RNA sequence: GAUUAGAGUUUGAUCCUGGCUCAGAACGAACGCUAGCGGGAUGCUUUACACAUGCAAGUCGAACGGCAGCGCGAAGGAAGCUUGCUUUCUUUGGCGGCGAGUGGCGAACGGGUGAGUAAUGUAUCGGAACGUGCCCAGUAGCGGGGGAUAACUGGCCGCCAGAGAAAUUUGGAUUAAUACCGCAUACGCCCUACGGGGGAAAAGGGGCUUCGGCUCUUGCUAUUAGAUGUGCCUGCGUCAGAUUAGCUAGUUGGUGGGGUAAUGGCCCACAAAGGCAACGAUCUGUAGCUGGUCUGAGAGGAUGACCAGCCACACUGGGACUGAGACACGGCCCAGACUCCUACGGGAGGCAGCAGUGGGGAAUAUUGCACAAUGGACGAAAGUCUGAUGCAGCCAUACCGCGUGUGUGAAGAAGGCUUUCGGGUUGUAAAGCACUUUCAGUAGGGAGGAAGGCGUUGUAGUUAAUACCUGCAACGAUUGACGUUACCUACAGAAGAAGCACCGGCUAACUCCGUGCCAGCAGCCGCGGUAAUACGGAGGGUGCAAGCGUUAAUCGGAAUUACUGGGCGUAAAGCGCGCGUAGGCGGCUUGUUAAGCCAGAUGUGAAAGCCCCGGGCUCAACCUGGGAACUGCAUUUGAAACUGGUUAACUAGAGUAUGGUAGAGGUAAGUGGAAUGCCAGGUGUAGCGGUGGAAUGCGUAGAUAUCUGGAGGAACAUCAGUGGCGAAGGCGACUUACUGGACUAAUACUGACACUGAGGUGGGAAAGCGUGGGGAGCAAACAGGAUUAGAUACCAUGGUAGUCCACGCCGUAAACGAUGUCAACUAGCCGUUGGAGCAAUUAAGCUUUUAGUUGCGCAGCUAACGCAUUAAGUUGACCGCCUGGGGAGUAUGGCCGCAAGGCUAAAACUCAAAGGAAUUGACGGGGGCCCGCACAAGCGGUGGAGCAUGUGGUUUAAUUCGAUGCAACGCGAAGAACCUUACCAGCCCUUGACAUCCUGUGAACUUUCUAGAAAUAGAUUGGUGCCUUCGGGAACACAGUGACAGGUGCUGCAUGGCUGUCGUCAGCUCGUGUCGUGAGAUGUUGGGUUAAGUCCCGCAACGAGCGCAACCCUUGUCCUUAGUUGCCAGCACGUAAUGGUGGGAACUCUAAGGAGACUGCCGGUGACAAACCGGAUGAAGGUGGGGAUGACGUCAAGUCAUCAUGGCCCUUAUGGGCUGGGCUACACACGAGCUACAAUGGCAAGUACAGAGGGUCGCAAACUCGCGAGAGUAAGCUAAUCCCACAAAGCUUGUCUUCGUCCGGAUUGGAGUCUGCAACUCGACUCCAUGAAGUCGGAAUCGCUAGUAAUCGUAGAUCAGAAUGAUACGGAGAAUACGUUCCCGGGCCUUGUACACACCGCCCGUCACCCCAUGGGAGUGUGUUGCAAAAGAAGUGGGUAGCUUAACAAUGGGGAGGGCGUUUACCACGGUGUGAUUCAUGACUGGGGUGAAGUCGUAACAAGGUAGCCGUAAAU
Repeated sequence: GAUUAGAGUUUGAUCCUGGCUCAGAACGAACGCUAGCGGGAUGCUUUACACAUGCAAGUCGAACGGCAGCGCGAAGGAAGCUUGCUUUCUUUGGCGGCGAGUGGCGAACGGGUGAGUAAUGUAUCGGAACGUGCCCAGUAGCGGGGGAUAACUGGCCGCCAGAGAAAUUUGGAUUAAUACCGCAUACGCCCUACGGGGGAAAAGGGGCUUCGGCUCUUGCUAUUAGAUGUGCCUGCGUCAGAUUAGCUAGUUGGUGGGGUAAUGGCCCACAAAGGCAACGAUCUGUAGCUGGUCUGAGAGGAUGACCAGCCACACUGGGACUGAGACACGGCCCAGACUCCUACGGGAGGCAGCAGUGGGGAAUAUUGCACAAUGGACGAAAGUCUGAUGCAGCCAUACCGCGUGUGUGAAGAAGGCUUUCGGGUUGUAAAGCACUUUCAGUAGGGAGGAAGGCGUUGUAGUUAAUACCUGCAACGAUUGACGUUACCUACAGAAGAAGCACCGGCUAACUCCGUGCCAGCAGCCGCGGUAAUACGGAGGGUGCAAGCGUUAAUCGGAAUUACUGGGCGUAAAGCGCGCGUAGGCGGCUUGUUAAGCCAGAUGUGAAAGCCCCGGGCUCAACCUGGGAACUGCAUUUGAAACUGGUUAACUAGAGUAUGGUAGAGGUAAGUGGAAUGCCAGGUGUAGCGGUGGAAUGCGUAGAUAUCUGGAGGAACAUCAGUGGCGAAGGCGACUUACUGGACUAAUACUGACACUGAGGUGGGAAAGCGUGGGGAGCAAACAGGAUUAGAUACCAUGGUAGUCCACGCCGUAAACGAUGUCAACUAGCCGUUGGAGCAAUUAAGCUUUUAGUUGCGCAGCUAACGCAUUAAGUUGACCGCCUGGGGAGUAUGGCCGCAAGGCUAAAACUCAAAGGAAUUGACGGGGGCCCGCACAAGCGGUGGAGCAUGUGGUUUAAUUCGAUGCAACGCGAAGAACCUUACCAGCCCUUGACAUCCUGUGAACUUUCUAGAAAUAGAUUGGUGCCUUCGGGAACACAGUGACAGGUGCUGCAUGGCUGUCGUCAGCUCGUGUCGUGAGAUGUUGGGUUAAGUCCCGCAACGAGCGCAACCCUUGUCCUUAGUUGCCAGCACGUAAUGGUGGGAACUCUAAGGAGACUGCCGGUGACAAACCGGAUGAAGGUGGGGAUGACGUCAAGUCAUCAUGGCCCUUAUGGGCUGGGCUACACACGAGCUACAAUGGCAAGUACAGAGGGUCGCAAACUCGCGAGAGUAAGCUAAUCCCACAAAGCUUGUCUUCGUCCGGAUUGGAGUCUGCAACUCGACUCCAUGAAGUCGGAAUCGCUAGUAAUCGUAGAUCAGAAUGAUACGGAGAAUACGUUCCCGGGCCUUGUACACACCGCCCGUCACCCCAUGGGAGUGUGUUGCAAAAGAAGUGGGUAGCUUAACAAUGGGGAGGGCGUUUACCACGGUGUGAUUCAUGACUGGGGUGAAGUCGUAACAAGGUAGCCGUAAAU
């Protein structure tokens, strides 16, 4: 100085684990839409694919011979004339210069690319056995000769002789040098046997010259030193795979040679047998390395474009030559592939240089200008060359900067969108007004990048010299690709300049329309099935902006590989357990050392980049100066605590010795009794056995049962114990032998010998395998019997392997404490096992101690559950293991195994979860407690018959619609002949039957007639009303116009309201507090009690609300008040009789108000409670009876057809009117009723007693008529007055006598009554006649606990008429309840759960179908590679007897040396054989995964209906 952010998604909700996804940054990018300007950058990431064309390395005449081309000069000739000029020809290297050539230097730099390479590389630090052109410095020199060869001749032609199409090339003649070769010289140099020996050079240019030379400069030779740059060696660092574990024969070192500039097995000969590797050799795959770059708080992770350093490569492979330097991008030779030329004989080529082309690809630029600058090569220089470089061009590829205007402007314009129709919004936005002119445009001006070089002059150095040359200074003329440069000024005009993505949450930003699980969207979660802020469009908004989005890949977030910085009881994860190697780690003390560690110094850590401070472009990007940093490495000095090494000692760890103790520790041998089955015999007779119930089975050939005896195998009851032992697996009768370990006490000894433990090795349940025994019981498989829809199961009867023994394999288990081993520390309490100590001893014991082993519990830990001195606490040491679910512990490979199989162990693909703990519910063929006409105990029904009624179904033109388990079905409907009516057929109307507004006309209205089924249409009569300010107005009717009306049309799954149901069940919640990380819990649980969450007690709870109860109505007793229409005891009157009358207010009653009942009193039980039981009093006793009253909620329960209402739909019709029909149909099925089947009855006669209602569009007495329904007439009553209105069952008599009847009344015929426009479809009632089924009802099922059931009648509502229904009323009036085991429903507590749409849940596997990836597979193809033998181009080294040869030596031969040829060693390509391996493909086949609502079962989750699970075997 800098610096750390999260979110969405598993669940009903919660916490955790854990994956997936997002927000950020960044890019050599690409794609889509869009696009004004500038700056400085970047730009084939793919085919190291192939390349047309041009250019990219030349230069030096001051090295040389020269002169082809150009120019000048000179000489000569010719022509024209202007007579000294022009033109032309010839000769001439004389000059400027210069093609080709000889020679020198360069071409090994610069530029490109990243194929190869996991080390012959690179990074960093070092090292010694070497070279180093040009450059710098020093020393010493540059004397004298020789022989050749290009060029030229030559424009291949005319020097001669050739080959060839061409490229090219052969032989002869001629010539020079700074080319080449000797000789001389040698301070220094090299070799040496220390005597000696060897080795060099080149000249060019300028000036002067007395021509002898002098001088300057460049160059050359030898040598030394430096610098630069190269080569070589070493340490450390440098990707992945062990499903690659062994590799190596020049391999490892040595000796001696060779070779190289140099060390070295670099090469060779000889002898030796080494070297590397678990700290990962070898092999395979991938990859240029670094400074750096991106990201990140950092540590890290990813990466290695541009710039810079190193390496490698240059069509592919091999090779050398030249040279200071190459095994050489624009050189050579050979082989190969490819392309081109060819006369077919033969040749040419290498863009991974700059441009450019084709190809590939999602994708990457101009065949540009200039050497002006910087740099390079050559040159003395001028200069030449330079696709290095500087610039320009193209591309929004990224970064940076600027602009597209500014101010004012409300009529809040128009238009758009929306709307609750008022408005809102777009929006000061626009228009309008006033300004400005950056950028672009036009015109003009105009820096810097330029330093040098050249010329002249001056001066200094050098020199004999004032020449030459060099340095400096002045002056002069000059050098710019970019370039129409940057920049400045002027001019005109808002003029030329805004898009893209998004708007459900994450994530800033919302509405309308369209669509209707379609079309589509989607990064994750997820949207879309008729009201989509999620699709498409629009308006509006948000974000960024000349860009914006998308996609790919990278880091981050991800503490999701955890060094910093994670985990392993249950989430993924402790090897099943020991021993032990390597390794890791290690007690206390002393001395020493200094490897680690620490400090200082020095060197290095290239530059650039990052960071800091400055400077320059108007700013910025960019450029530039300085600093810091580069956390590293090396050297050196110091320090000595700790670790390590070493030395000497110690005893606390560990071990050894001695005495004891307990034990199902192990192995072997022997012994024992009980029991099962078997065998033999006795007794004995018909069954035994088995189950839920049965059967198979056994038994009259004598079972089961019982007694005696025998043989045999296996296991060891009681003791027995969260007791013991063992490392684990495991171990249980008794005795003996052998043997391992532990504990304990006290001393002695050793002296860190310890801990852990990759590999390795040993033990290792059950099942299984092999060989041989054995076989009582049990018992996979199997058989038959049951169960069942099936039952390859559960149950039962049999039964073989096996279980047992010996030996040998296997090596796995839910091998579990789901908890690795060792050590230390950290409160306790109660048990228990084995020792020791104390107490004089037994018993009993102890503030004792130790080793085990249970339970509880504090701190602490944990996601929670829980753990808690036997840790899951706090620490240390070491090992093993984990990283989402599935695929899969599978495939493949390897190792092991007789086999079964085990160990090791993936990927493709697929999902957004899978999972742990805990919470609340719900559920259970879980548990406990409790209630209810729930069962039981009773009474009466339904289900059978006939009829009435509703529904389904069927039918129909229509049989309108709704209600459908309980909780639809005598329900909506408290009443369908028309109407109702919504349905059907036909006939009509279209602003409409109904509402509001406008215009015109007219009172409204009404009589009669005609047509028609009616609606309606036509004609016709009467009638002129009300208010008035005299204009007109209000109401009504008709006509017209359009806004609109209308809809029982759809959606109850868009809704309100209302209702049903659980259920009149006792529950449902809240505030504060407390507990819990949290969901939540507590309260509300517990002990009692109640009809009750009713009350009491207790309690981290204390209170409260909605429910319960009570308050309300009614009924039961009494009192007070009042007394008509009700009442009449007493008094009086009157009647045939009657409260009929006077009167009365006692009684009944009416209707107002009170009283009364509260567990209040007594006794008992209970906990001194609440309460319960019994009793008294009382009309009533424990809620007195009945009613109204329905908590939070559940069922997308019911209703759009009561009503209301959003949206959609119809508008001469889905609206409206009318007539007729239908809702009343009828093979059938169901529900809920009535009447019956008879004697507790039917019929007939007589006779008694209610309550509650209704009545003027009404109830109707009495009287008359009718058998009757009823009719006629008519009093009374607006009702405690009159009427409906006789209650019936009952009671008293009579009759019938068990019969399809004197039961029962259906059905049918006839005749009527009443209502009503109208009784045909289709009403009720009456009378006469008819007289069906039915003799008490199968399985099943319903109601009811007291004034109840059963039974009897009465009334009103609806209603013109039409109840067996529904509602209300009274009369008479039972039986039974032991009890809560069971069925159903409900409440509370608890338990399990894989359920939460909540068991009508969830969910598994086969099969069938589609698709996908993958394994096996007879094989097939491709690449890479090992080994073996063969092969052998060019080249280099070696040999050489053939041919040949200027310099040297020698001198008649010939030699040294060289060349050619030949041969040999090595070796590239190509080929052969045989292995290994990668990839692709393959008929068929195996399993896996995903799919719509398929099929079969129901394995798991609850005790999941046989508890589940693990290992193994067998069957299907």